[in-house]
RNA sequence: GAAGUGGGCCAGACCGCCGCUGGUGCGAGGCCUGAAAGGGUGCACUGGAGGAAGGUCCGGACUGCACAGGGCGGCGUAGCAGCUAACGGCUGUCCACCGUGAGGUGAGGAUCAGAGCAACAGAGACGAGUCGGUCGGGUGCCGCAAGGCGGUCGGCCGGGUGAAACGGGCAAUCUCUACGCGCAGCAACACCAAAUAGGCCGGCGAUGAUGUGGCUCCGCGGAGCCGGCGGGUAGGUGGCAUCGAGCCGUCGCAGCGAUGCACGGCCCAGAGGAAUGGCGGUCACGGCCGGGACGUCGCAAGACGCACCGGCUGCACAGAAUCCGGCCUAUCGGCCCGCUUCACAC
Numbered sequence: 001g002a003a004g005u006g007g008g009c010c011a012g013a014c015c016g017c018c019g020c021u022g023g024u025g026c027g028a029g030g031c032c033u034g035a036a037a038g039g040g041u042g043c044a045c046u047g048g049a050g051g052a053a054g055g056u057c058c059g060g061a062c063u064g065c066a067c068a069g070g071g072c073g074g075c076g077u078a079g080c081a082g083c084u085a086a087c088g089g090c091u092g093u094c095c096a097c098c099g100u101g102a103g104g105u106g107a108g109g110a111u112c113a114g115a116g117c118a119a120c121a122g123a124g125a126c127g128a129g130u131c132g133g134u135c136g137g138g139u140g141c142c143g144c145a146a147g148g149c150g151g152u153c154g155g156c157c158g159g160g161u162g163a164a165a166c167g168g169g170c171a172a173u174c175u176c177u178a179c180g181c182g183c184a185g186c187a188a189c190a191c192c193a194a195a196u197a198g199g200c201c202g203g204c205g206a207u208g209a210u211g212u213g214g215c216u217c218c219g220c221g222g223a224g225c226c227g228g229c230g231g232g233u234a235g236g237u238g239g240c241a242u243c244g245a246g247c248c249g250u251c252g253c254a255g256c257g258a259u260g261c262a263c264g265g266c267c268c269a270g271a272g273g274a275a276u277g278g279c280g281g282u283c284a285c286g287g288c289c290g291g292g293a294c295g296u297c298g299c300a301a302g303a304c305g306c307a308c309c310g311g312c313u314g315c316a317c318a319g320a321a322u323c324c325g326g327c328c329u330a331u332c333g334g335c336c337c338g339c340u341u342c343a344c345a346c
Base pairs, nucleotide, nucleotide: 001342002341003340004339005338006337007336008335009334010333012283013282014281015280016279017278018277020048021047022046023045024044025043026042030041031040032039033038050317054328055327057326058325059324060323061322062185063184064183065182074181075180076179077178078177079093080092081091082090083089094108095106096105097104098103109176110175114174115173116170117169131158132157133156134155135154136153137152139150140149141148142147189238190237191236192235199229200228201227202226203225204224211220212219213218244267246266247265248264249263250262252261253260254259285314286313287312288311289310290309291308292306294305295304296303297302
C1' cells in the first nucleotide's frame, strides 16, 4: 500500500423568528363545551423520539380469572460450564464443518425400547430371505441302461449394482430421556358515573291521579303518576412514565468474559387520533454541472487525476402509545480501534 476480518461510535452544528405538546408557577376572573365530573382558552420558566421507537418473534414486570396433590395429553428447549428478574438471549469452552488466515456457521441428548424412511441402479433396500453358480444327503417322473428333467434340505461363493447389501445411516419423521410452561392480555384491570329503555320496592290513582282550560270550588279528559334502590352503557379518572431489573461516570474492586459489587452525580418525552414542526442565515458533508492553476500520458488533437472558485441540489432508514431485557429486519454517508493475508522498502 492492497484485500479482508471482528468490534465500537455518530446520525448534521449554531443563531433568529413563528408554532405544537407535557410539567411547574402566577392568576383565580371571564368566555366556550358539558346534565355533572371534567376539558379547552392567558402569561412566564422548563422538558420534548430512536439506534432501531419497526416486525410483534422470544422472555419478564404488572393486572384479571383459574388453581389441594399427582397423572395423561399439548407446546417449547437440548454438548459442557456460567451470567441474568427471565429467556429460545448473552459469555467462555469442547467438537464438527467452511476459510491460507484473522474469523465464521451449527435444532451438536438418545438408533442393542419400539415404529417409520432411503431416488436411480440392482436378483434383493430395512428385516425378509431372494437370484445365479457349485458341492453333498434324501426323493418324484421318464428311460432296458448310461443318463435326463424337476423339487426339497444343508453348506460354500457372489460376478455385478449402489451413498449404503443379515450390517449400517436418518431423531429438522414419530418416539424415548431430561428440563421448563395454567390462560388471557393496558381495548388488561380498578374507581366515579348520566340521558333513554328495561328491572325491583314503596306511595298515590276509575271515590278520576298526572295533564289541560284565565286554574283553590268548576269544566275537559281517561290510566297512569311520583319517589327510592341496584346493574349495565356513553362519558370521565387512575393504571401511565420523579425512583427504577433507571441513566451517566470511575483508567475503582472481583471475574478470561457475559456480569456483579462499591462510590459519586442525575431525574431524562409522554399524548389519547395522537405533540416532538416550519421558515431564514452561517458553517460542515455528499452528488451533479460549468470554469480551472498544476500533474501524468501523448508529436498533436485530446484523455485522466486534482487544489480552488461559482451555481443547483441532497442529507438515509424511519417516528414513541403500559413498561423493561433480547433477537431479527431496514439504514445515504462518515469516524475510531484490534487482528489477518499478500506485495514492496529498510